[in-house]
The RNA shown here (Bacterial RNase P class A) has 372 nucleotides and comes from Pontivivens insulae. Rfam family: Bacterial RNase P class A. From the family's description: Ribonuclease P (RNase P) is a ubiquitous endoribonuclease, found in archaea, bacteria and eukarya as well as chloroplasts and mitochondria. The prediction has a mean pLDDT of 77.
């Protein structure tokens, strides 16, 4: 200097003037404070909070996660590691438990794709047709039942040998997932679970249009269907059984013991207040930790609308971009003109994930080239 990788910040500034929403002071005039995002988006996860379900436990169904260790209120999130794949590397990705519980699939091509096989080539016999041997070489395919080399053979083949791979064993290191060296074994029955499945762990439902209060009004409406409106005992207090009450079943407890459930028609209310922002909160410092984070101390209050506020105008400056001129001579600087900034907008809130994003800046790392 060029190319690449990872992480972070920002995403216009200032002044004047007019105008909005909320909070607070004031009798009022008015004064002070404050007012959209890193994604506010998607509604994909997890919760806080509110209500409903009579409660608890077990089993089942359904759904989610799936290597090890940690963080967190929790998560399918995040951090650190292990292993696997991609990449020269920095790094990136991982739907990462189980194929010896069972079932299923591997199309086409190919000779043959689970306990397989000979199309061409190779060797032996033969004039040839053909017969025998063999699976090393080639072809097909995503994948051909280990790989490279040797020795051996008629030609070959783990049939034999060395190393690699694989399987088993204990030893060492590590909390662990795992890794390493050593010893033994010629060892063969591959892959797919992002196919069903098995195993382990976790999980009620609905959602601020949740919910609460006030005011007001109507028709304390109507029709049809299904099940049920029990049994025993009693000293008349009660007790036992049955039935009903949860997404399914079982057990226990509790409540009830006459209503429960389904479908259809019709009427009133659409107003106000609240929930509504002090929070798993922001910022700073210090300590612990590789880190995610945790703790302590200090400091700050930073939107709450309800047809929905945060804007308009003027002036100056500026980022990127384009053009011209001058200076300098590796990089660049100055002046003038044009031009003007991406994705995009709260509506209960928070922690994440995913997606979108013009431009600018910072830090660290990897590769290549050159110079010293």
């Nucleotide at each position: 200097g060029c190319g690449g990788a990872u992480g972070g910040c920002u995403g216009g500034a200032u002044g004047a003037u007019c105008g909005c929403g909320c909070c607070g002071g004031g009798a009022a005039a008015u004064c002070g404070g404050u007012g959209a995002g890193g994604a506010a988006a998607g509604u994909c996860c997890g919760g806080a909070c509110u209500c409903c379900u009579u409660g608890a436990a077990g089993c089942g169904a359904c759904g989610g996660c799936g290597c090890c260790g940690g963080a967190u209120a929790a998560c399918g999130u995040c951090c650190g590691g292990c292993c696997a794949g991609g990449g020269c590397a920095a790094c990136c990705u991982g739907a990462g438990g189980g194929a010896a519980a069972g079932c299923g699939c591997c199309a086409c091509a190919g000779a043959a794709a689970u306990c397989a096989g000979a199309c061409c080539u190779c060797c032996c016999g033969g004039c040839g047709a053909c017969g025998g041997g063999g699976a090393a070489g080639g072809g097909u395919g995503a994948a051909a039942c280990g790989g490279u080399g040797g020795a051996g053979u008629a030609a070959g083949a783990g049939a034999c040998c060395a190393c690699c791979g694989c399987c088993g064993g204990g030893c060492u290191g590590g909390c662990a997932a795992c890794a390493g060296a050593c010893c033994g074994g010629g060892c063969a029955c591959g892959g797919c679970a992002a196919g069903c499945c098995c195993c382990g762990c976790c999980g009620g439902g609905a959602g601020c249009a949740a919910g609460g209060c006030c005011a007001a009004a109507u028709a304390g409406g109507g029709a049809u269907c299904g099940c049920g409106c029990g049994c025993c005992u009693u000293u008349c207090g009660g007790g036992g059984c049955a039935u009903g009450g949860c997404u399914g079943c079982u057990u226990c407890a509790c409540c009830a013991c006459a209503g429960c459930g389904a479908u259809c028609c019709g009427g009133g209310u659409u107003g106000g207040c609240u929930g509504c922002g002090u929070g798993a909160g922001g910022c700073g410092u210090u300590g612990c930790g590789c880190a995610a984070g945790c703790a302590a101390c200090g400091u700050c209050c930073c939107a709450g609308a309800c047809g929905a506020a945060u804007g308009g105008u003027c002036a100056u400056c500026c980022a990127u971009g384009g053009g011209a001129u001058u200076c300098g001579a590796u990089g660049g600087a100055a002046u003038c003109c044009c031009g003007g900034g991406a994705c995009a907008a709260a509506a209960u809130c928070c922690g994440g994930c995913u997606u979108a994003c013009a431009g600018g800046c910072c830090a660290u790392c990897c590769g290549c080239a050159c110079a010293g």